RNA sequence: AGCGAUACAUGCCUCGUACCAUGUCGAAAGACUUGUUACCAGACAAGUACCGC
Numbered sequence: 001a002g003c004g005a006u007a008c009a010u011g012c013c014u015c016g017u018a019c020c021a022u023g024u025c026g027a028a029a030g031a032c033u034u035g036u037u038a039c040c041a042g043a044c045a046a047g048u049a050c051c052g053c
Stems, first nucleotide, its partner, number of pairs: 002053003006049003010045002013042002016039003020035002023032003
C1' cells in the first nucleotide's frame, strides 16, 4: 500500500406507522391535499476502530 470480515457513528434518499397544523370537498360522518416532528425498515455515499490475508 491492497483485499476481505466485524463493529461504531455521520450524511443523503425511499417505503410504512403515529402526532400536530394548512387547504379543498361534504349537511354531518368522513375523504383528499400539503407541511412539521417522532418511530421503524431498506438502499446509497464517504469515514473511524479492530481482526485476518